Context: one part of a larger RNA
Molecule: small-subunit ribosomal RNA, 5' domain
Organism: Chrysosplenium macrophyllum
RNA sequence: UGAUGAACGAUGAUGGUAUUCUUAACACAUGAAAGUCAGAUGGGAAGUGGUGUUUCCAGUGGAGGAAGGGUGAGUAACGUGCAAUAACCUACAAUUGGGAGGGGAACAACAGUUAAAAACGGCUGCUAAUACCCUGUAGAUUGAGGAGCAAAAUGAGGAAUCCGCCCGAGGAGGGAAUCGCGUCUGAUUAGCUAGUUGGUGAGGUAAUAGCUUACCAAGGUGGUGAUUAGUAGUUGGCCCUGAGAGGAUGAUCAUCCACACUGGGGCUGAGACCGGCCAGACUCCUACAGGAGGCAACAAUGGGGAAUUUUACGCAAUGGGAGAAAGCCUGGCGGAGCAAUGCCACGUGGAGAUAGAAGGACCACGAGUCAUGAACUUAUUUUCCCGGAGAAGAAGCAAUGACGGUAUCUAGGGAAUAAGCAUUGGUUAACUCUGCGCCAACAGUCGCGGUAAUACAAAGGUUGCAAGCGUUAUCU
Numbered sequence: 001u002g003a004u005g006a007a008c009g010a011u012g013a014u015g016g017u018a019u020u021c022u023u024a025a026c027a028c029a030u031g032a033a034a035g036u037c038a039g040a041u042g043g044g045a046a047g048u049g050g051u052g053u054u055u056c057c058a059g060u061g062g063a064g065g066a067a068g069g070g071u072g073a074g075u076a077a078c079g080u081g082c083a084a085u086a087a088c089c090u091a092c093a094a095u096u097g098g099g100a101g102g103g104g105a106a107c108a109a110c111a112g113u114u115a116a117a118a119a120c121g122g123c124u125g126c127u128a129a130u131a132c133c134c135u136g137u138a139g140a141u142u143g144a145g146g147a148g149c150a151a152a153a154u155g156a157g158g159a160a161u162c163c164g165c166c167c168g169a170g171g172a173g174g175g176a177a178u179c180g181c182g183u184c185u186g187a188u189u190a191g192c193u194a195g196u197u198g199g200u201g202a203g204g205u206a207a208u209a210g211c212u213u214a215c216c217a218a219g220g221u222g223g224u225g226a227u228u229a230g231u232a233g234u235u236g237g238c239c240c241u242g243a244g245a246g247g248a249u250g251a252u253c254a255u256c257c258a259c260a261c262u263g264g265g266g267c268u269g270a271g272a273c274c275g276g277c278c279a280g281a282c283u284c285c286u287a288c289a290g291g292a293g294g295c296a297a298c299a300a301u302g303g304g305g306a307a308u309u310u311u312a313c314g315c316a317a318u319g320g321g322a323g324a325a326a327g328c329c330u331g332g333c334g335g336a337g338c339a340a341u342g343c344c345a346c347g348u349g350g351a352g353a354u355a356g357a358a359g360g361a362c363c364a365c366g367a368g369u370c371a372u373g374a375a376c377u378u379a380u381u382u383u384c385c386c387g388g389a390g391a392a393g394a395a396g397c398a399a400u401g402a403c404g405g406u407a408u409c410u411a412g413g414g415a416a417u418a419a420g421c422a423u424u425g426g427u428u429a430a431c432u433c434u435g436c437g438c439c440a441a442c443a444g445u446c447g448c449g450g451u452a453a454u455a456c457a458a459a460g461g462u463u464g465c466a467a468g469c470g471u472u473a474u475c476u
Base pairs, nucleotide, nucleotide: 002475003474004473006472007471008470009469014345015344016343017342018341019339021304026302027301030299031298036062037061040060041059043057044056045055046054070259071258072257079183080182081181082180084178085177088175089174090173095169096168097167098166099165101135102134103133104132110125111124112123113122114121155162156161184230185229186228191221192220193219196218197217198216199215200214201213202212203211233256235254236253240247241246261280262279263278264277267275282293283292284291285290310336313334314333318332319330320329321328350378351377352376359370360369384413385412387410388409389408393403420465421464422463424461425446426445427444431460432459434457435456442447
């Protein structure tokens, strides 16, 4: 010099666009962020004079709550990046080959009863299913032979048909595992290791393996830096700097990883967590017997801090969940609000005119300067004020727009509504006067100030940048 997720100081017209807790992974009031299916199923309620149709609901049942969203505490590690390998799993979706025969017993809801502050219950009885079980039958189950084992579900419709169910096969996409190389600092850390290194048997896993275990052997690793200590999520794009090589960063976007009050082991499931369980700390309720909770989702609050926003609108678009669909849910998302936080654009006027006005400061008192100027004359209207019209974004019948009466177009009005900040000794563009008197102060650095200071303070002028300017912090 350039730069920043910046902050501070005085100042501050508008529009577009992007960004906004870098600190306490501190604690969290309140609302809302994961619901859906009645075309799987037995019931209950509303409505009706009754039937039928319709609507709503707590259960059983299904697929989804493993995605999306957040954070970076931990982790120096096969965590991640690049390149490979073989002993694996895979719901939904797409392709393809087959199949669904015959039976049964329950459990919720519900009813009765009982217990009870609440949360949550106990006992007895009834009942349906795409819930559960039995049986028959299956190119899977290691190469061959033998033997054994293992499946299913229906629903809607007048029908055509449609949606589902079970067993295989090969892919895609996803996931798990192994390996080579790369991946910060310290030697004022030199030795480390006992399931440790290898083998056999057994167990275990989706799968390989000391993954686990019994026995046997004594190995394994290290100045090519082990171990230990400190620090840190990683990478890409983007971004900063630099002629480059490099150095720095790891916010916003994208990938991978890790975490979800702290710790732990499990269940369900194709898959494991913001689900449930146990323990701990904390907060809340209590009839003192016992219970409830987890914002590092979106807003919001307290706290910390130099410092970072609205307890707002909508599912119209796009994407997702369940559903045959209509419709439903979606703080993802779309779009508004706050903030000069950054970048970009644009304005605060233009032209003419003079006894070169009053006034300020200076003065050698002649003048020069602010002044390429104000008043004045003239035209214009970006912006502003006030009216009118008014979108695209909606997807090929129609309907459906949060943003929004927004963007945009246009009539009328009137120069009207709009400039600051820093500097002025050299470095470094820009000078005089007054005050102060080694005092008060200034200062990035050299330095300045002790009575004639271009360096302090004020004034007038100048210079620089400009809705910004200067300072501080950090990187180059």